RNA sequence: CUCUUAUCCAGAGCGGCGGAGGGACUGGCCCGAUGAUGCCCGGCAACCCUCGGUUUUCUCCUAGAAAACCGGGAAGGUGCUAAUUCCUGCGAAUGUACUGCAUUCGACAGAUGAGAG
Numbered sequence: 001c002u003c004u005u006a007u008c009c010a011g012a013g014c015g016g017c018g019g020a021g022g023g024a025c026u027g028g029c030c031c032g033a034u035g036a037u038g039c040c041c042g043g044c045a046a047c048c049c050u051c052g053g054u055u056u057u058c059u060c061c062u063a064g065a066a067a068a069c070c071g072g073g074a075a076g077g078u079g080c081u082a083a084u085u086c087c088u089g090c091g092a093a094u095g096u097a098c099u100g101c102a103u104u105c106g107a108c109a110g111a112u113g114a115g116a117g
Stems, first nucleotide, its partner, number of pairs: 001117008013041001015040003021031003025089001027087002042081003047077002049073011085109001090106007
C1' cells in the first nucleotide's frame, strides 16, 4: 500500500512540555496566545487477549476442539481521549410553505481493530 471483515449518536484531566495554526478532503461551522494541533504523564474503552457459563457442530468421546451468544477481568498488543466520523458531499423514499428545506435509509469517502497478501 491492497484485499476481507467488524465497529463508528457511549466514555475519557482545572497535570507537565511546547509555541502556531488545527478539526483527513469539499463547502460550512467550529477549536486556538484565557496557549489549540502535537509530545509526555494520567484517563477511557474492551478490538485482540484472558476467565467462567449456555447452545450447536465435529473428533481419536470419563474428554477435547471449534463457532455463536451471555457475563467477569484488564497484565500484555493496538486504539481512543472538543463538537455523532462536528455537519455536509452521491442516490432513494417521505413530508413541506417545492430551483429550496427537513427527516429517514442506502452508497461513497474516512478512522480503528482483527485476519490475509